[in-house]
RNA sequence: AGGGGUAUAGUUAAAUGGUAUAACAAUGGUCUCCAAAACCGUCGUCGGGGGUUCGAUACCCUCUACCCCUG
Numbered sequence: 001a002g003g004g005g006u007a008u009a010g011u012u013a014a015a016u017g018g019u020a021u022a023a024c025a026a027u028g029g030u031c032u033c034c035a036a037a038a039c040c041g042u043c044g045u046c047g048g049g050g051g052u053u054c055g056a057u058a059c060c061c062u063c064u065a066c067c068c069c070u071g
Base pairs, nucleotide, nucleotide: 001070002069003068004067005066006065007064010024011023012022013021018054026042027041028040029039030038047063048062049061050060051059
């Protein structure tokens, strides 16, 4: 320099263009002499900016970060 891939909750990952979801974590409660475990809740997320569309996490362009390949 050229080509390709990935980016979603604190973490790991889902989601046919149509209400963003689960597990763990955090937190409140029940239980317990106390705690752990278990059970019932709560919290919180689409990397940034544009475009297409009635509607974008998903399609297109661009930027950023990381990874891989070629030289």

This is a predicted structure of a 71-nucleotide RNA (transfer RNA) from an uncultured Patescibacteria group bacterium. Model confidence (mean pLDDT): 83 of 100.